Transfer RNA from an uncultured Bacteroidia bacterium, 73 nucleotides, folded computationally. It matches the Rfam family "tRNA". It is annotated as a transfer RNA. The coordinates come from a structure-prediction model, not an experiment, and the mean pLDDT is 82. The sequence was found in a public genome assembly.
RNA sequence: GCCACUUUAGCUCAGUCGGUAGAGCAGCGCAUUCGUAACGCGCAGGUCGGGAGUUCGAGCCUCCUGAGUGGCU
Numbered sequence: 001g002c003c004a005c006u007u008u009a010g011c012u013c014a015g016u017c018g019g020u021a022g023a024g025c026a027g028c029g030c031a032u033u034c035g036u037a038a039c040g041c042g043c044a045g046g047u048c049g050g051g052a053g054u055u056c057g058a059g060c061c062u063c064c065u066g067a068g069u070g071g072c073u
Base pairs, nucleotide, nucleotide: 001072002071003070004069005068006067007066010025011024012023013022019056027043028042029041030040049065050064051063052062053061
């Protein structure tokens, strides 16, 4: 230098054909217990790496760009 893949909640990851973004764990509260843990119920947590475009509407499509992983030279 070229190619492929990844980038979404604190962490690990889903998200189909474009239609108002979710799970598990972690956190907080409640319940339970003599008490703690576990289990149960609930709550909170997101500019979807950044910018622009297309569209009535973009996590998803197009362009530019950042970071990471692997391969080739």